Description:
This is a predicted complex of two RNAs, RNase P RNA and transfer RNA, with 416 nucleotides together.

RNA sequence: GAAGUCGGCUGGACAAUCGCUGCUUUACGGCGGAGGAAAGUCCGGACUCCAUAGGGCAAAGUGCCAGGUAACGCCUGGAGGGCGUGAGCCCAUGGAAAGUGCCACAGAAAAUAUACCGCCCAGCUGUAACAGGUUGGGUAAGGGUGAAAUGGUGCGGUAAGAGCGCACCGCGCCGGCGGCAACGCCGGUGGCAGGGUAAACCCCACUUGGAGCAAGACCAAAUAGGAAAGUGAUUGCACGGCCCGUGCAGCUUUCGGGUAGGUCGCUGGAGAUGAGUGGCGACACUCAUCGCAGAUGAAUGGUUGUCCUUGACAGAAUCCGGCUUACAGGCCGACUUCAUUA
RNA sequence: GCGGGCGUAGUUCAGCGGCAGAACAUCAGCUUCCCAAGCUGAGAACGCGGGUUCGAUUCCCGUCGCCCGCUCCA
Numbered sequence: 001g002a003a004g005u006c007g008g009c010u011g012g013a014c015a016a017u018c019g020c021u022g023c024u025u026u027a028c029g030g031c032g033g034a035g036g037a038a039a040g041u042c043c044g045g046a047c048u049c050c051a052u053a054g055g056g057c058a059a060a061g062u063g064c065c066a067g068g069u070a071a072c073g074c075c076u077g078g079a080g081g082g083c084g085u086g087a088g089c090c091c092a093u094g095g096a097a098a099g100u101g102c103c104a105c106a107g108a109a110a111a112u113a114u115a116c117c118g119c120c121c122a123g124c125u126g127u128a129a130c131a132g133g134u135u136g137g138g139u140a141a142g143g144g145u146g147a148a149a150u151g152g153u154g155c156g157g158u159a160a161g162a163g164c165g166c167a168c169c170g171c172g173c174c175g176g177c178g179g180c181a182a183c184g185c186c187g188g189u190g191g192c193a194g195g196g197u198a199a200a201c202c203c204c205a206c207u208u209g210g211a212g213c214a215a216g217a218c219c220a221a222a223u224a225g226g227a228a229a230g231u232g233a234u235u236g237c238a239c240g241g242c243c244c245g246u247g248c249a250g251c252u253u254u255c256g257g258g259u260a261g262g263u264c265g266c267u268g269g270a271g272a273u274g275a276g277u278g279g280c281g282a283c284a285c286u287c288a289u290c291g292c293a294g295a296u297g298a299a300u301g302g303u304u305g306u307c308c309u310u311g312a313c314a315g316a317a318u319c320c321g322g323c324u325u326a327c328a329g330g331c332c333g334a335c336u337u338c339a340u341u342a
Numbered sequence: 343g344c345g346g347g348c349g350u351a352g353u354u355c356a357g358c359g360g361c362a363g364a365a366c367a368u369c370a371g372c373u374u375c376c377c378a379a380g381c382u383g384a385g386a387a388c389g390c391g392g393g394u395u396c397g398a399u400u401c402c403c404g405u406c407g408c409c410c411g412c413u414c415c416a
Base pairs, nucleotide, nucleotide: 001338002337003336004335005334006333007332008331009330010329012307013306014305015304016303017302018301020033021032022031023030024029035313039324040323042322043321044320045319046318047212048211049210050209054244055243056242057241059208060207061206062205063204064078065077066076067075068074079093080091081090082089083088094203095202099201100200101197102196103195116143117142118139119138120137121136122135123134124133125132151169152168153167154166155165156164170192171190172189173188174187175186176185177184178183216264217263218262219261226255227254228253229252230251231250235249236248237247238246257415258414271290272289273288274287275286276285277284278283308311343412344411345410346409347408348407349406352366353365354364355363360396368384369383370382371381372380389405390404391403392402393401
């Protein structure tokens, strides 16, 4: 200098003025007012009601190991596998020897194995001798099919072959060592064991009661406590599939009627910032400081001036922790590879 | 805001691991003096991007779009 990898930050700035909205003040006035994703609603919780959230089956989810956390399908560290020269990146990564299913077409055969071409042996036939033909047997080395063919490569061996024997690799089992563990390393041993698929059913382990702030609580106002259908105690409901159990006693649905006003829930919380300590890290603890949206037709905007690099994706609605997705431009840090120079 | 469901021909629906089908519609031909009806034939599709698998419309994840339900009192 070029090419790249990973992590983090920022997301127009300042001022004036006119508005909107929350808090505060007797009043004038003062102070605050969208995001890193407020989004998708994909997970996990807090909170509220249903029973204090109960028992069993079913169903759903998760799936290497250890840790973090309120919890998680998240995060951190590690193990194994794959990709990359590398920094690094990716992986739903338990079990296929509990059982069942599926594997189209092609192919002899797709899983109790089996043999199309071929190779070899023997008999018969044939030939001058081979070749060839036929019957019986051996074989799975070679060809061919397929996504996948019953360990791979090499040497020996054999009629031809074959883990038939041997070496190395792979695999299973046993033992030792290291590690909390996943697992790794070493040694011995077995000629080798039955392909794939579990984001097919399933088995194993763990987790999960349901609904959601339009949850729910209170005040006020108003009326036709009406009609139909279903069910009716071996019943119905309690927003769940079934059974048990508990509670309530008429219940459910539809139509019709009334009100469509207010208060709480509502924002101080697993809070933010800074420093220190422990830990590889996620994170935890201690101290100090701060007060930082809370609407309900629903605020966060308009105009002007100055400046720049002319400004992306997008806007709260109960609140947090994550994940995922969208994002113009700018800035910072760590690292890798290549080239050149000293 | 909270919750649930669905994306397949132009439209309405099937199919749910192995060549994607039906009805109506469209187009062409036959029939008719012409039109309609009828008969014959043709064209036309799995919302998008990844993953699992030999193979995905189908199974899983993400994303985009569409639809539906949910106030209070008696």
Rfam match: Bacterial RNase P class A. Its mean pLDDT, the model's own confidence on a scale to 100, is 79.